This is a predicted structure of a 72-nucleotide RNA (transfer RNA) from Parcubacteria group bacterium CG10_big_fil_rev_8_21_14_0_10_38_31. The sequence was found in a public genome assembly. NCBI's taxonomy places the organism under Bacteria, Bacteria candidate phyla. It matches the Rfam family "tRNA". The family's RNA type in Rfam is transfer RNA.
[in-house]
């Protein structure tokens, strides 16, 4: 330098045009002698950055940044 894969909340992670599931963590509650575990409830400005296409973009296109892999 070329090609491929990925970047979504504090962490993991689904979703691939119609404004985003789940788990862990965090907070509150029930329970318990106190905890742990279990169960219930709740919160967060979460889609790497910019531009384009579109009525509408996490999703499609282009450029860039970051991480990993392959080739040279």
């Nucleotide at each position: 330098g070329g090609c491929c894969u990925g970047g979504u909340a504090g962490c993991c992670a689904a979703g691939u045009g119609g404004u985003a599931a789940g788990g862990c963590a965090a907070g509150g509650g029930u329970u318990u002698g106190c905890a742990a575990a279990a169960c219930c409830c709740u919160u967060a400005u979460a889609c790497g950055g910019g531009a384009g296409u579109u009525c509408a973009a996490u999703u499609c296109u282009c450029c860039c940044c970051c991480a990993g892999g392959c080739c040279u």